[in-house]
RNA sequence: CAGAAUCUCUGGAGAGCGGUCGCCCUAGUCUUCUAGGCGACCCACCGAAGGGGCAAACCAAACUGGACGCAUUGGCUCAUCGGCGAUGCGUCUCGAACGGUGAAUCUCUCAGGUCAAUUGGACAGAGGGGCAA
Numbered sequence: 001c002a003g004a005a006u007c008u009c010u011g012g013a014g015a016g017c018g019g020u021c022g023c024c025c026u027a028g029u030c031u032u033c034u035a036g037g038c039g040a041c042c043c044a045c046c047g048a049a050g051g052g053g054c055a056a057a058c059c060a061a062a063c064u065g066g067a068c069g070c071a072u073u074g075g076c077u078c079a080u081c082g083g084c085g086a087u088g089c090g091u092c093u094c095g096a097a098c099g100g101u102g103a104a105u106c107u108c109u110c111a112g113g114u115c116a117a118u119u120g121g122a123c124a125g126a127g128g129g130g131c132a133a
Stems, first nucleotide, its partner, number of pairs: 007127005016043001018042005024037005044114003050110001051108003057101003063095001065093009075084003
């Protein structure tokens, strides 16, 4: 210099008013049930707490190819020196399976959520703050 996080205010989507059961609670009641609450189990669904997965690119790399240099050579060629080929080593270089790093409002749906609610809520605006490289 720049300006993060916690914090405050505001905005903020989606998806069942689902089913069954209950030695439970409340109210009503024709005692059989009804409604709501709570709990358990089940099915269906949502994605914007959190969490998982992945592209390009980058890193490294088995391995393949190419160029150059050196050495060897029982192959081919040359009047000879040599040249070509092959093999080995070294240097440089193109490519590259597997692997690693790698984002989201994508995707998964573990978690969470699905009347309402003063619930939760990514993200955004404003305030404030003043961290690190």